[in-house]
RNA sequence: AGGCCCGUAGCCCAACCUGGAAGAGCACUCGCCCGAUGUGCGAGGGGUUGCAGGUUCAAAUCCUGCCGGGCCUA
Numbered sequence: 001a002g003g004c005c006c007g008u009a010g011c012c013c014a015a016c017c018u019g020g021a022a023g024a025g026c027a028c029u030c031g032c033c034c035g036a037u038g039u040g041c042g043a044g045g046g047g048u049u050g051c052a053g054g055u056u057c058a059a060a061u062c063c064u065g066c067c068g069g070g071c072c073u074a
Stems, first nucleotide, its partner, number of pairs: 001073007010026002013023001020057001028044005050066005
């Protein structure tokens, strides 16, 4: 220098292919339970979907550039 993959909640990951109201688990907060902690049950809070632009009635999703990480080639 070139190619491919990845970036979504505090953490690990879905949803992307095929555009149509952003989710699960763990963690956190509250309640129940318990002699107490933990386990268990229920509820809740938490996201400019890496950044910027484009297309579209509508973008996490499609297109372009950039940033970061990984692998490969030179």
Description: The RNA shown here (transfer RNA) has 74 nucleotides and comes from a Nanobdellota archaeon. It was read from a public genome assembly. The coordinates come from a structure-prediction model, not an experiment, and the mean pLDDT is 82. It matches the Rfam family "tRNA".